[in-house]
Molecule: small-subunit ribosomal RNA
Organism: uncultured bacterium
RNA sequence: AGAGUUUGAUCCUGGCUCAGGAUGAACGCUGGCGGCAUGCCUAAUACAUGCAAGUCGAACGGGAAGCCCUGAUGAAUGAAAGCUUGCUUUUAUGAUUCAGAUCAGCUUUCAGUGGCGAACGGGUGAGUAACACGUAGGUAACCUGCCUCUUUGACUGGGAUAACUGCUGGAAACGGUAGCUAAUACCAGAUAGGUAUAUGGAUGGCAUCAUUUAUAUAUUAAAGGCGCUCAUGGCGCUGCGAAGAGAUGGACCUGCGGUGUAUUAGCUAGUUGGUGAGGUAAUGGCUCACCAAGGCGAUGAUACAUAGCCGACCUGAGAGGGUGACCGGCCACAUUGGGACUGAGACACGGCCCAGACUCCUACGGGAGGCAGCAGUAGGGAAUUUUCGGCAAUGGGGGGAACCCUGACCGAGCAAUGCCGCGUGAGCGAUGAAGGAUUUCGGUCUGUAAAGCUCUGUUGUAAGGGAAAAAGGACAUCUAUAGGAAAUGAUAGAUGUUUGAUGGUACCUUACCAGAAAGCCACGGCUAACUACGUGCCAGCAGCCGCGGUAAUACGUAGGUGGCAAGCGUUAUCCGGAAUUAUUGGGCGUAAAGGGUGCGUAGGCGGUUUGUUAAGUCUGAAGUAAAAGCUAGUGGCUCAACCAUUAUAAGCUUUGGAAACUGGCAGACUAGAGUGCAGGAGAGGCAAAUGGAAUUCCAUGUGUAGCGGUAAAAUGCGUAGAUAUAUGGAGGAACACCAGUGGCGAAGGCGGUUUGCUGGCCUGCAACUGACGCUGAGGCACGAAAGCGUGGGGAGCAAACAGGAUUAGAUACCCUGGUAGUCCACGCUGUAAACGAUGAGUACUAGGUGUCGGAGGUUACCCCCUUCGGUGCCGCAGCUAACGCAUUAAGUACUCCGCCUGGGGAGUACGCACGCAAGUGUGAAACUCAAAGGAAUUGACGGGGACCCGCACAAGUAGCGGAGCAUGUGGUUUAAUUCGAAGCAACGCGAAGAACCUUACCUAGGCUUGACAUCCUUCUGACCGAGGACUAAUCUCCUCUUUCCCUCCGGGGACAGAAGUGACAGGUGGUGCAUGGUUGUCGUCAGCUCGUGUCGUGAGAUGUUGGGUUAAGUCCCGCAACGAGCGCAACCCCUAUGGUCAGUUACUACGCAAGAGGACUCUGGCCAGACUGCCGUUGACAAAACGGAGGAAGGUGGGGAUGACGUCAAAUCAUCAUGCCCUUUAUGACUUGGGCUACACACGUACUACAAUGGCGUUUAACAAAGAGAAGCGAAGUCGCGAGGCAGAGCAAAACUCAGAAACAACGUCCCAGUUCGGACUGCAGGCUGCAACUCGCCUGCACGAAGUCGGAAUUGCUAGUAAUCGCAGAUCAGCAUGCUGCGGUGAAUACGUUCCCGGGCCUUGCACACACCGCCCGUCA
Repeated sequence: AGAGUUUGAUCCUGGCUCAGGAUGAACGCUGGCGGCAUGCCUAAUACAUGCAAGUCGAACGGGAAGCCCUGAUGAAUGAAAGCUUGCUUUUAUGAUUCAGAUCAGCUUUCAGUGGCGAACGGGUGAGUAACACGUAGGUAACCUGCCUCUUUGACUGGGAUAACUGCUGGAAACGGUAGCUAAUACCAGAUAGGUAUAUGGAUGGCAUCAUUUAUAUAUUAAAGGCGCUCAUGGCGCUGCGAAGAGAUGGACCUGCGGUGUAUUAGCUAGUUGGUGAGGUAAUGGCUCACCAAGGCGAUGAUACAUAGCCGACCUGAGAGGGUGACCGGCCACAUUGGGACUGAGACACGGCCCAGACUCCUACGGGAGGCAGCAGUAGGGAAUUUUCGGCAAUGGGGGGAACCCUGACCGAGCAAUGCCGCGUGAGCGAUGAAGGAUUUCGGUCUGUAAAGCUCUGUUGUAAGGGAAAAAGGACAUCUAUAGGAAAUGAUAGAUGUUUGAUGGUACCUUACCAGAAAGCCACGGCUAACUACGUGCCAGCAGCCGCGGUAAUACGUAGGUGGCAAGCGUUAUCCGGAAUUAUUGGGCGUAAAGGGUGCGUAGGCGGUUUGUUAAGUCUGAAGUAAAAGCUAGUGGCUCAACCAUUAUAAGCUUUGGAAACUGGCAGACUAGAGUGCAGGAGAGGCAAAUGGAAUUCCAUGUGUAGCGGUAAAAUGCGUAGAUAUAUGGAGGAACACCAGUGGCGAAGGCGGUUUGCUGGCCUGCAACUGACGCUGAGGCACGAAAGCGUGGGGAGCAAACAGGAUUAGAUACCCUGGUAGUCCACGCUGUAAACGAUGAGUACUAGGUGUCGGAGGUUACCCCCUUCGGUGCCGCAGCUAACGCAUUAAGUACUCCGCCUGGGGAGUACGCACGCAAGUGUGAAACUCAAAGGAAUUGACGGGGACCCGCACAAGUAGCGGAGCAUGUGGUUUAAUUCGAAGCAACGCGAAGAACCUUACCUAGGCUUGACAUCCUUCUGACCGAGGACUAAUCUCCUCUUUCCCUCCGGGGACAGAAGUGACAGGUGGUGCAUGGUUGUCGUCAGCUCGUGUCGUGAGAUGUUGGGUUAAGUCCCGCAACGAGCGCAACCCCUAUGGUCAGUUACUACGCAAGAGGACUCUGGCCAGACUGCCGUUGACAAAACGGAGGAAGGUGGGGAUGACGUCAAAUCAUCAUGCCCUUUAUGACUUGGGCUACACACGUACUACAAUGGCGUUUAACAAAGAGAAGCGAAGUCGCGAGGCAGAGCAAAACUCAGAAACAACGUCCCAGUUCGGACUGCAGGCUGCAACUCGCCUGCACGAAGUCGGAAUUGCUAGUAAUCGCAGAUCAGCAUGCUGCGGUGAAUACGUUCCCGGGCCUUGCACACACCGCCCGUCA
C1' cells in the first nucleotide's frame, strides 16, 4: 500500500466481498512448563448453609466462674457435767483439719445501661437525557463528628431507669405488672462566651450588606476516669464545655460540553414573576396566602425511544468512528413502592414503620425473611471459577494500650480466557534403505528425513541447601532530651528476645536418561502452497467470483506442499481498508442528485476610506488539567510480559499586551444598488369594441343520380331531390400570408385590428441618495394540459360509446357517426421529459461569424468603425469517464439556497397535512439481488439508408409438382426388417452394383488361448492330398499316404501340425461433445491480417476509409501513414491456329498383297501466338472504359485443377488411426436358414409417356468421339422368329474384337382416337449367369393392353457449342442400372433493366443483442 467482482473487450460511476488489528468472548480439533493478568456480558431471577461490624470494664451497676485477703458462723477434735450409756448441755481454742457469710482486691466471661463506630469499606448498573456526569467558576446563601492550633472553663444540686428479684401472658416471636439500683445516661440553678432583637457611632465593600464598638432585653455549658507524688496539695495522660481559626468531607448555584426520531410542533397552572409568611445547614414556588399574566420553543421546547457519566480502552497517518469489562473518580440503587426516626453525617445493602408480591414457621390466635457482600445452589444461557488459607503485610473500626474485629485485603485453587517467555533436542550421517505416493516404467518425491555414530541437559525426575517480602509493636535491660520539687509519662535512640497465610515456594547445587512433551488450518483466483484415486449437477463445497452433468489442482480420501504453532481454525462484534456521509476529503448536463417559477422573513455573506473599541484573532504569564494509563528516557524481576521512577498537554479560567484582518460604534466617499431627465423596441398583462376568410346549419332558386370514403371496401347521406352551384341569413371558434434558431415575459406562456388601463426591459446624460446589496429555510404568490364544482355557450374537432372494415382474434391502427370536453364567467386542483434533463448573484479568462434593439464616429448616400444590451453557430486554452462545454461555461474563484449516497421492494405502506373528489405533499421497513447504471469500442442484427455483385429477380427455355414404374427416405410392421446421413449443406447419399458370400441384423446349432499375432513347454513328422460315416451345415469320427539339413548315429537344428499353460488375442460395442486424419458449407465470395509510425486514458482506430475503376483490397489518384504477409491474378493441365521435327499398326497410289513413300489426314515432342500491344474517342495529362484495325483467337479466348483468416462443439470412433469406458465359455469366432427386397400411407430424385416437330415399316447397312479386353473381348461361318447356341480365326491391342452409333435423311403408312399413342400389370413358352434364381436376378417370343389427353398451390435448372434432344463407352460386376462417371452428334430462345424476392460485399446509422434477432424481454396462467 491494495485486490476480486457488472462487459465480447474498455473507461467511469457504484455497491458487495477479502487481506489487518482488537475482544470479559463462545464453539470444533489438539494440548508440555512457567510468570503476569482476567473470569455471569443472559434472569436488578429465586436463594439452602457458613461467614462479611463491631469494640470499650481506664464511663456504670449487676450475674456467673476462678484466685487472694478478712473471717461472723458451723463442723470435727479435746475437757467437764447431766444421765433415759448414748444423747444433751457447757467450755477451750494450745496444736490440727474442714466448710464458710461478710468486707477489700485481682482475672475471665455473660447480657444490660452508656460512648464511639455501624452513613466507611464491599456489590450492582435497574432507573436516570438530568446540574446525573465532565470541565471551569461562584456561595456577601451554607454545614462539617473524629483530627490540628489558639483562648478559656469544668461550680452548686436533684429525680429516675434498664439489668436484677417476685408474680404473670404467649406455641413462638415477644412481653405485662410490682419492687431495688448506678453512671461520662437524664434534669434544674450559677457564670463565661456566643446567638437573636432594638437604639446609636465608626470603617469598608459587591446591590442585598460586611467588620467593629456601646447600652438594654431574651436565651444557652460541662463529666468524669486512670496513673504518679513530698498526698486536704501538686503533677501527668485521657475524656468533657464555650468561643475562634484551619484541615477534611459535604450541600447549593452558574457558563460550556457530550443522543436518536419533526411520520413528536407546540408545551406550561405552582406554571413565570412580585409582596408577605412558613420551612431548611442554606438560596429558591421548596411550601402556602394574595396580586400580575407571564415563561419555554425550528439555535428544536414538549413527547417517545435508547442509555449510568468520565479518566480511559480498541481502531485509525490523522481528523474521526466504536466501546464504557478489569483499575481509578462521580452518581444511582439495595425484593417492589412510600415514609420518617436517630445522628456531625442517612431518608440508611447486612436499621425502623406502613403497603404489595414471594418464601418459611405456627398450637391458626400470630410471627420471621431479603447474597446487585465472599464462597456456594437452582434457573436462564453459546458462556464465566473454591461452600479454600490468613490477618504475616497494606488499609479500616473500637480501645490509653495489650488486643479484638475485618470474605476490605494478602495469598493459594480451577480455566490455554488473554499477554509474555521456554521446551519438545544438537552435530555428523547416501545404499539416496525399507515403507508409502506417483510414473512417460527410465525414474521421481517423502529425504539427511530415518536407522547408525558422537554430544548436550533447558524443562523433567530424585536428593540436598534455601530466601527477600519484617517494618512496626510488645517484653526485658539501658542511654539521652524538654519541663518539673520529683515521679509516672512524652520524645529520640541502643542491645537482646519475639511475629510469615503464601511455603520448604522462588532460587542455588548435584545425579540420571534423548529419555516424558505437536498439533491445527489451508493448497482454483484474491492468497503462500499440486498430484493420484473415488464420485458423476449426485454426494457435497463456498468469504466474493464460483466449483460438481465420466479425465474435478475447487467435493471426499491419500501422498506431497505452504502457513502458524501450545495452539490452530470457525462464529459473533467493533474500527480500518471505505475519499462508501468527503471539516481534513466527494458530488448533482447524460451515471443517484438543481426545488416548475418568482417575491420575500429569519439567517448566512457583503464595496472604498478615517478614527475608536478589543468580541473573534495572535502572543506572554498564572491557575487547573486527580492518580493510573499512553508516549519518551532510566532502572528492577536471568529476558519479556509485569513493575518502579522522571519528563511531556490539547481544553477551560484569570490576567498583561498587539491592532493587520473579521466584528461593534462614530464619520466620510461613489465604482455596487436606486432615483431623475431625454429617447427606444416589443405576440408582456387585463378589459372593452370591432373585422374578413373558412367550416357547419337554416331558407330559397337551378339541377339530377349519385355523393362520401378507402390500399380496396362497407357502414353513412340521397328520388321525401342529396352531392354540386347561386343568393340571403344564423351561430360559435380560431386568426392564413407577414413569420424569422425574430421579439416579449420570472417561469407556465404570449400572434387579426382598434381604444383604455398597466408591469418590466434597453440606450444616452451624470443632476440626486450614499452600500440602501446578494442569496434566501419556513412563508406568500404565479403555475401547460387533463380533471372537478356552479352557471352559460356549443360551429369545428373529439376521449367514452355505436357501427363498418382489417385480423387467427382486433376491446387498436383505417372509415362513418358521436357525448363529455375543448370556449366564457367565478371558484378548486398544483402536477408534466414544468428540459438547456444545466439554481441565483458577482468578477476574471483567445477569437471568428450571423441576427434583434439602441447610441456615438465617419460619410453626399450605401458601406465601414467603436460601444451597450439580447439571441444563435464555429472554435483556443482549460475542464470532462467520455460524449461534449467553451465570455449565454460544464473554465478559474467567491457567497447563499436546494438535492444525492447500490438495484429492486417504492415514490409503495402507515401516520400527518391539503383537496369536493381525482389525488398531491411528506415518506419508511421487512424481504431480496451482486449487481443496477453512464459514455465510448468492435461485431452481429434491423420489415434503417446509400452503392455494388450473383441464372437473385426480370426476359426466355426445358422441367418438377398430376400418371405408371425405378430408386432413396420417413412412418408402420417384424424374430430381424443392421448401422450411419437430417434445412440449404440428409433422402439414385456411404453403396463403382444385398439370391449364398458380402452382412455388421434375426433364428437355431455347436467352439473357447480362440478365425487372426507374439512368447513358453511337450508330442508328432508333416503340410498338401485321397476316400468314407454322421449332420440342415459347421462341428465331430474313421482309413490311407507323407519332410528337409548336420552328425561322433546318442542326438541337435529348421519348418509345419496337434495338445497344454497363461500373458494375451478379438469387438462394425459406447463416446465425432475427449481426438488425429479426411470431408461438406458460407464461397472461387474478396476478403483476412501483421510490423513500424501516428491518434485515443483505454477497448481500439488509422493503414483497409474517400474520388474513380475492375471479375477481383484489380489498378490509379488523394490521404498520418509507410511497408509487408495469406488470399485475387499469373505460373500447371485440356482445348481452339500455325510452324518445325519425328513417326507405325495410321494415311496415300495401285483390284489385292508384298514392297515403296511421308505430300495430305492423323499421332506427339518442341516452338510461335494475345500483351489493351496499335489507332481513335472519353476520362483528371491517371487507372481504365468504348469503338476500330489486324488476327485462328480480343480484352481472364473456352473449360479444369487450385478453396485465405475463419464459421457451423457441421459430418465421420462403420474406411483408417486413437484416449478413456465396457465386454472376455461372449458384445469374440464358425455354420444353416431367414432378413436388409415387408406395405395402409407420406416425401425426395430419376426414367417412360400422354403423341403428327409424332408412331410404325422399308431402304440408303449416311456420319462420331471416348473407352474396355486374357478365368478376357470373341470375328467369319452356321442353327434359332428371338434371347441365345455351336464354332473357334484374330488380338495383351492407332493392327483383332466389343461395334450395326442414334437422332438425321429418303419413301410408304397411320389421320387426332385412349388411337398403329402409351406401355404398366398378368398368362404361357423359352434363354443366360451361377453350388443354388421360391422368398429375391436379367433377357427373349407370343398373348394381355392399366393409368395417362401436358398436370392446383408451389417450385427447379440453364446465358452458347450452353439449354434441349440423340445415342456410345466405362467402373463396380459370375449375373444384375432408368443410377453414377465420361464421350461425342444435332443444336436454340432471351437478358429492357436492378423497383422487388434470395444470398453476398463495402460505407453509414440505431441498438437494452454479444450463446450475437432462432437474440433479448413484458404480462397472464400453471